[in-house]
This record gives sequence, structure tokens and C1' cells, in this order.
RNA sequence: UAAAGUUAAAGCCAAACCCAGCGCGAGUUGGGGACGGAAAGCCACGGAUCUCAAAGGUUUUUGAGAAAGCCGGGUUACCUUU
Repeated sequence: UAAAGUUAAAGCCAAACCCAGCGCGAGUUGGGGACGGAAAGCCACGGAUCUCAAAGGUUUUUGAGAAAGCCGGGUUACCUUU
């Protein structure tokens, strides 16, 4: 440096749910809490999903958002082994 992985060790993150706050809403922030995760670190490029508004007609189009722990992609990284 590359690949593989979680065997070991040190760690990391944190689902659902509850409380408080923010948001029209999807949802989000903090605290508690752990379903799980080898990138459940970061990005939002593509597909999918969700919300709001408008138009058209019975479900599409456009715009603005949400999440991304759905799939693919980009990028950075601990440890071990080869």
C1' cells in the first nucleotide's frame, strides 16, 4: 500500500420507545434507552420512500423540503490476518 474480516483487544455509533424543545409536516435537537451495525464515519450523485404547495384530474407533473440504519455510488479511517 492492497485485499479480507470482526478471531482477539481497545474502542465507536445507536433502532424502537419515553421526556422536554423546534417544525404546517415528513421529521429534528438534547437526555434516557439498546434493536442492531465492520464504516450505523462523512457526502447526497443515481434509484426507491416520505412531507408541503400549486396545477391538472383520480393519480400524475412541477417546485421546495425530509430521511438516508433501503439499494447502488464517492470519500476518509481503528485493529487483526494475508